[in-house]
Small-subunit ribosomal RNA, 3' major domain from an uncultured rumen bacterium, 480 nucleotides, folded computationally. The coordinates come from a structure-prediction model, not an experiment, and the mean pLDDT is 82.

Context: one part of a larger RNA
RNA sequence: UGACGGGGGCCCGCACAAGCGGUGGAGUAUGUGGUUUAAUUCGAUGCAACGCGAAGAACCUUACCCAGGCUUGACAUCUAGGGAGCCCUUAUGAAAGUAAGGGGUGCCCCUCGGGGAGCCCUAAGACAGGUGCUGCAUGGCUGUCGUCAGCUCGUGCCGUGAGGUGUUGGGUUAAGUCCCGCAACGAGGGCAACCCAAAAAAAACAGUUGCGAACAGGCAAAGCUGAGCACUCUGGAGAGACCGCCCCGGUUAACGGGGAGGAAGGUGGGGACGACGUCAAGUCAUCAUGGCCCUUACGCCUGGGGCUACACACGUACUACAAUGGCGCGCACAAAGGGCAGCAAGACCGCGAGGUGGAGCCAAUCCCAAAAAACGCGUCCCAGUCCGGACUGCAGUCUGCAACUCGACUGCACGAAGUCGGAAUCGCUAGUAAUUCGAGAUCAGCAUGCUCGGGUGAAUGCGUUCCCGGGCCUUGUACA
Numbered sequence: 001u002g003a004c005g006g007g008g009g010c011c012c013g014c015a016c017a018a019g020c021g022g023u024g025g026a027g028u029a030u031g032u033g034g035u036u037u038a039a040u041u042c043g044a045u046g047c048a049a050c051g052c053g054a055a056g057a058a059c060c061u062u063a064c065c066c067a068g069g070c071u072u073g074a075c076a077u078c079u080a081g082g083g084a085g086c087c088c089u090u091a092u093g094a095a096a097g098u099a100a101g102g103g104g105u106g107c108c109c110c111u112c113g114g115g116g117a118g119c120c121c122u123a124a125g126a127c128a129g130g131u132g133c134u135g136c137a138u139g140g141c142u143g144u145c146g147u148c149a150g151c152u153c154g155u156g157c158c159g160u161g162a163g164g165u166g167u168u169g170g171g172u173u174a175a176g177u178c179c180c181g182c183a184a185c186g187a188g189g190g191c192a193a194c195c196c197a198a199a200a201a202a203a204a205c206a207g208u209u210g211c212g213a214a215c216a217g218g219c220a221a222a223g224c225u226g227a228g229c230a231c232u233c234u235g236g237a238g239a240g241a242c243c244g245c246c247c248c249g250g251u252u253a254a255c256g257g258g259g260a261g262g263a264a265g266g267u268g269g270g271g272a273c274g275a276c277g278u279c280a281a282g283u284c285a286u287c288a289u290g291g292c293c294c295u296u297a298c299g300c301c302u303g304g305g306g307c308u309a310c311a312c313a314c315g316u317a318c319u320a321c322a323a324u325g326g327c328g329c330g331c332a333c334a335a336a337g338g339g340c341a342g343c344a345a346g347a348c349c350g351c352g353a354g355g356u357g358g359a360g361c362c363a364a365u366c367c368c369a370a371a372a373a374a375c376g377c378g379u380c381c382c383a384g385u386c387c388g389g390a391c392u393g394c395a396g397u398c399u400g401c402a403a404c405u406c407g408a409c410u411g412c413a414c415g416a417a418g419u420c421g422g423a424a425u426c427g428c429u430a431g432u433a434a435u436u437c438g439a440g441a442u443c444a445g446c447a448u449g450c451u452c453g454g455g456u457g458a459a460u461g462c463g464u465u466c467c468c469g470g471g472c473c474u475u476g477u478a479c480a
Stems, first nucleotide, its partner, number of pairs: 001480002003477003007474007015464002019428005026319008034310002042053002064305007073127001077126002079123005085105002087102006108116003129294002132292003138288002140283003143279001145277001151188005156165003169180003195271002205235003210229002215226003242265001245259005321421001325380006337368003342361002347356003387418001392413007434456007
């Protein structure tokens, strides 16, 4: 000087407390451990691994296993020889490959000889190739403490020196934020602001969405049509909030409390943004890369299998155990997205998944599309039930070369556990939790995951004694 203390003081954070809903019990989905296996490819492992890499394993992917094959190779550059090329067939085979045959036709540029570019075949070798090892050789990227308020430097001063001072102190703040003081005076990286989108009132500009607001036409109904841009909305561009104004407190300060005005009030809410550093944290399997290793194989191609196994253990979710509910009928109200090898309306067929067909739409115009919870009426009457839906049988639909291993969905039948969950443990302070639907990426098909979007919409917060993490000062130390 740091680190640490079941030392002290001050102060924060859904840290506790107050409250709401969960997890832990059940079934299923998914990841992991373990076990099994020819293989169950590899990585991630307290917080900070475990719906993680994977935003989508039937083949492919695929790295694993078994089998069949190739050896200048699936891919790059160079040399020599030949041929541009295209199409078809046979044998063998699971395919890859291997062996062989036929046919017609035919190419770019430059001076006809011939050469060159491109592509294919053959040969030899230089070389290719490796998701093989080392993240403790590395770059890059990332997690974490932590969006915590801290981390430092120059000069000066103090100290023999390590070092200190500044950065401590009195206030204040979300903040090393600012004010005052001070042997310090300044500065840098952080904080804040500058950036992004949304909310809300008004104004200007622009109108193939919107409107009945004014006119005309028109309908069973309807902005449906002409016409219009008032309103809604959309688009870009500005303005607007700064403790600016008033009162009180405070040291005349920083600032704090209250009030007015205002669409919004005290960094308005959210995002992007992550200081010096810590964990030899993670990644050699995104990529790049030193070293080491393989070279008829640790490379490459193909078929099949595996990654989907299953006594069990854990994490994360979904669905429930019901009446604030289930079922039936009726009837409203969104936002944000996506669409041409695409989204697909009306119509017809099917109980349904879906099929036939195809209007319209490169989309504020058409489509996906129904929003669901809500609300109204009816029914069930507390039961393992008209709760719950696992599992299983049969029959189907769709995608795809192909759904046996191993897809999703539909109909009928079957109806399991489960009656609110031990010790323990998690999230959340407001348009939040809870609840309810919608969309998208990946994607042929496949979501209870992920990421967005709106609808309905709470309770509680006395407070900082305690648990956890953190900041500043101080103290002790046998630690570095």